[in-house]
RNA sequence: GGUAGAGGUGCGGUCAAAAGAUCAGUAACCGCUGUGUUAAUCCGCCGACGGAUUACAGCGACGAAAGGCUUUUCCGCCGAAGAGCAUAAGAGUCGGAGCUUAUGUAUCUGGUCGUGUAUUUAACAGAUGCACGAUUGUCAUCGAGCGGUUUUGCUACAGGUGGAGAGCUAUC
Repeated sequence: GGUAGAGGUGCGGUCAAAAGAUCAGUAACCGCUGUGUUAAUCCGCCGACGGAUUACAGCGACGAAAGGCUUUUCCGCCGAAGAGCAUAAGAGUCGGAGCUUAUGUAUCUGGUCGUGUAUUUAACAGAUGCACGAUUGUCAUCGAGCGGUUUUGCUACAGGUGGAGAGCUAUC
């Protein structure tokens, strides 16, 4: 350097499928009433401009969907993946922040779970970041008490400490 593997409540994919809960008795359309007329609304948010339109509130009737989530199956896998940073594109033009997608990046994280907190979201669901704790795999080291042994040496286990995936094991 190549190849193949292990960690397990293992990771990811809906631009893989089906079902379900939530979204929500919400939005939109319709009817009635009231208020407003260069004021108001829309073109994702803010500002400027431009364009288009009529708006807002209450009641009544009718009544969704997307994103996010769960289960099963399927697919891809074991830096699986997630985050940070950079670049590009996206929604009328310009500027700013943000979001989504793609690409790059040894910048951080071995995995899982729980608690607290921050962000996100319709959501105290979920996700992500940080801190703490538990647990687990792996390597190094201590361990010689007990066991084994070719016996005062060697070695396995329990147990302790520490490190990180650019790692570990096997093999060429």

Lysine riboswitch aptamer from uncultured Ruminiclostridium sp., 172 nucleotides, folded computationally. It matches the Rfam family "Lysine riboswitch aptamer". The family has 47 seed sequences and 3,224 matches in Rfam 15.1. The coordinates come from a structure-prediction model, not an experiment, and the mean pLDDT is 82. The source organism's lineage runs through Bacteria, Bacillati, Clostridia, Oscillospiraceae and Ruminiclostridium.